[in-house]
Context: one part of a larger RNA
RNA sequence: GAACGAACGCUGGCGGCGUGGAUAACACAUGCAAGUCGAACGAGAGAAUUGCUAGCUUGCUAAUAAUUCUCUAGUGGCGCACGGGAGAGUAACACGUGAAUAACCUGCCCCCGAGAGCGGGAUAGCCCUGGGAAACUGGGAUUAAUACCGCAUACCCAUCGAAAGAUUAAAGCACCAAUGCACUUGGGGAUGGGCUCUCGGCCUAUUAUCUAGUUGGAGAGGUAACGGCUCACCGAAGCGAUGACCGGUAGCCAGUAUGAGAGGAUGUCCGGCCACGCUGAAACUGAAACACGGUCCAGACACCUACCGGUGACACCAAUCGAAAAUCAUUCACAAUGGGGGAAACCCUGAUGGUGCGACCCCACGUGGGGGAAUGAAGGUCUUCAGAUUGGAAACCCCUGUCAUGUGGGAGCAAAUUAAAAAGAUAGUACCACAAGAGGAAGAGACAGCUAACUCUGUGCCAGCAGCCGCGGUAAUACAGAGGUCUCAAGCGUUGUUC
Numbered sequence: 001g002a003a004c005g006a007a008c009g010c011u012g013g014c015g016g017c018g019u020g021g022a023u024a025a026c027a028c029a030u031g032c033a034a035g036u037c038g039a040a041c042g043a044g045a046g047a048a049u050u051g052c053u054a055g056c057u058u059g060c061u062a063a064u065a066a067u068u069c070u071c072u073a074g075u076g077g078c079g080c081a082c083g084g085g086a087g088a089g090u091a092a093c094a095c096g097u098g099a100a101u102a103a104c105c106u107g108c109c110c111c112c113g114a115g116a117g118c119g120g121g122a123u124a125g126c127c128c129u130g131g132g133a134a135a136c137u138g139g140g141a142u143u144a145a146u147a148c149c150g151c152a153u154a155c156c157c158a159u160c161g162a163a164a165g166a167u168u169a170a171a172g173c174a175c176c177a178a179u180g181c182a183c184u185u186g187g188g189g190a191u192g193g194g195c196u197c198u199c200g201g202c203c204u205a206u207u208a209u210c211u212a213g214u215u216g217g218a219g220a221g222g223u224a225a226c227g228g229c230u231c232a233c234c235g236a237a238g239c240g241a242u243g244a245c246c247g248g249u250a251g252c253c254a255g256u257a258u259g260a261g262a263g264g265a266u267g268u269c270c271g272g273c274c275a276c277g278c279u280g281a282a283a284c285u286g287a288a289a290c291a292c293g294g295u296c297c298a299g300a301c302a303c304c305u306a307c308c309g310g311u312g313a314c315a316c317c318a319a320u321c322g323a324a325a326a327u328c329a330u331u332c333a334c335a336a337u338g339g340g341g342g343a344a345a346c347c348c349u350g351a352u353g354g355u356g357c358g359a360c361c362c363c364a365c366g367u368g369g370g371g372g373a374a375u376g377a378a379g380g381u382c383u384u385c386a387g388a389u390u391g392g393a394a395a396c397c398c399c400u401g402u403c404a405u406g407u408g409g410g411a412g413c414a415a416a417u418u419a420a421a422a423a424g425a426u427a428g429u430a431c432c433a434c435a436a437g438a439g440g441a442a443g444a445g446a447c448a449g450c451u452a453a454c455u456c457u458g459u460g461c462c463a464g465c466a467g468c469c470g471c472g473g474u475a476a477u478a479c480a481g482a483g484g485u486c487u488c489a490a491g492c493g494u495u496g497u498u499c
Stems, first nucleotide, its partner, number of pairs: 001499004006495005013365001015363002018360001019358002027320001030318002035078003040075002043072009053062004085276001087274001095200002098197002101194001104193002109189007117151004127140005158167003172181003202248002210238002214236004219231003251273003255266002258263001278299003282295001301312004329355001331354003337351001338349004368399004379390004403440001405435005443488005449468002454483005464471002
């Protein structure tokens, strides 16, 4: 000198783009963050219309039937593995780079084939009946499906087999009867992933030896897949001063800041990857998890309890306590972009789009412009008492109207979708026009030298200053106050850290 996710002191007009829990991966009241589909299914509730019957008050009520619409506790499907968070762990194929997979998987999506035939038994719900304070739960009866099961079919493909051959599937719904959407199976693609290898990037020898599934073999099991991944057997190996092993620290990178570069430092926001979800362990479902808002077990903690037993997990968005030098609203909207479900309408979405708060950073603008007495007002300060300076500064005169203020007008972002229409959170915002009046808008630090800027008074090695050198003991340009000056300016200084 430059930089910062900064903090502190004094001060503070406006706008734009960004950015904001770095410490306790501490604990968390409350609300919200993942649902959706009635065009898969039975059932229930409500509404409307029509028909019929009965009653009377003759246009109402009641019962019943049909049709249509709306809603949903349950079964079922898809989603919940995305999106969002934080960086604890991890020195590792975790990351980066480049290869490889003849050792692999891939729901939804795209392209191309084949098929979707016949049957069956249950179960939730509803109903009945118990237990429990609750959470929840037992028994009986009964019912549906795109839930489940059996038989048939099986070109290609797959598995087994030398071959012949054998084995493995399915579901319907809506409908204007044209069709549309779904289902099963196979091939190819796309996308997303799994595994393997080369090279690269921390410290420590006050860590020198370490390892028994350890190292290798052939075999079996297991996996989507290779492999000591696991297992029985056999051999006795494998790593290491080119630093193994132990220990410490740490998410990695694209990048960022600095610097002429080389380098040293760093990894906040945004983007890619990894790992984590109170702590530890495990599997289930599924195309994909060993699953943040799923299950089971154990632990610590907290809460409820009728004391028998239960419930919970903000490192989602806000919010609270605490610890801190220190970090925001318990806000608006799904209008846009995107995601999930749905045939669609639409629903959900603290993703996202916005607004709010903070001079936290960067940038832009303003706090007025012109004139104004050789009698240079008053006041202040200094003074050699002549005057000098503040200072063409104020007053005064003439203007201007940026910003802010008031009044009126007032957006684009909207395309899609839909039969037609309607529909903008931001927002009465940006912007435009008009109006009034210099009115509402300047401070901070420094002034011995480094280093731009000097005098007076007070103090008297005291009080104090200080980045370094050093000032202060009676004439202090170095302390304190004042006047003046200098430098930056809505900031200015200080502290911390990096180059």
Source information:
This is a predicted structure of a 499-nucleotide part of an RNA (small-subunit ribosomal RNA, 5' domain) from an uncultured bacterium. The full RNA is in RNAcentral, with records from ENA and Greengenes. Its mean pLDDT, the model's own confidence on a scale to 100, is 83.